[in-house]
């Protein structure tokens, strides 16, 4: 000086609800707020789930199908990463 293990401390993120804005919606962003999170940091690549504007179809005040939309706090994969007593 570094590695394994791992106590503690310091810090980090922020669900629901409510308010504002954006969006057809799902949902997102900001504020407030903490249910939780050791990758709840980044990434739709695979699966799942949500929505269904446009489009297509029908027996058309309506209904059905559909992701090029959304979800990373649904699961998996990929990328990156803080501290360190005995």
């Nucleotide at each position: 000086a570094g590695a394994c293990c791992g106590a503690a401390a310091g810090g980090g993120c922020a669900a629901a609800a409510c308010c504002g804005c954006c969006g057809a919606a799902a949902g997102g962003c900001g504020g407030c707020g903490a249910c939780g999170c050791a990758a709840a940091g980044c990434u739709g690549c695979g699966g799942g789930u949500c929505u269904a504007a446009a489009g297509c179809c029908c027996u058309c005040u309506g209904g059905g199908c559909c992701a090029a939309g959304a979800u990373a706090g649904c699961c998996g994969g990929g990328c990156u990463g803080c501290c360190g007593a005995a």